[in-house]
RNA sequence: GCGCCUGUAGCUCAGCUUGGAUAGAGCGACUGCCUCCUAUAUGGUAUGGUGAGAGCAGUAGGCCGAGGGUUCGAAUCCCUUCAGGCGCG
Numbered sequence: 001g002c003g004c005c006u007g008u009a010g011c012u013c014a015g016c017u018u019g020g021a022u023a024g025a026g027c028g029a030c031u032g033c034c035u036c037c038u039a040u041a042u043g044g045u046a047u048g049g050u051g052a053g054a055g056c057a058g059u060a061g062g063c064c065g066a067g068g069g070u071u072c073g074a075a076u077c078c079c080u081u082c083a084g085g086c087g088c089g
Base pairs, nucleotide, nucleotide: 001088002087003086004085005084006083007082010027011026012025013024020072029059030058031057032056033055034053035052036051037049038048039047040046041045065081066080067079068078069077
């Protein structure tokens, strides 16, 4: 230098072939509940904890690497470009 692949939520990914309207999942985070543990007071029990959890419910979080174009409509198609990886020279 040339070719190919990848880039979507904090992390791992789906969605791209065949454009369709509010972009999803799991894990994680946060809130509440539940259970357990624990401290204090206690007759029942109550209150608390930077406590634990293959438990339940909910919330937040992305302008789909960036820019431009096509289109009524783009994560998806086209062009340029950036980053990473692989191959060829």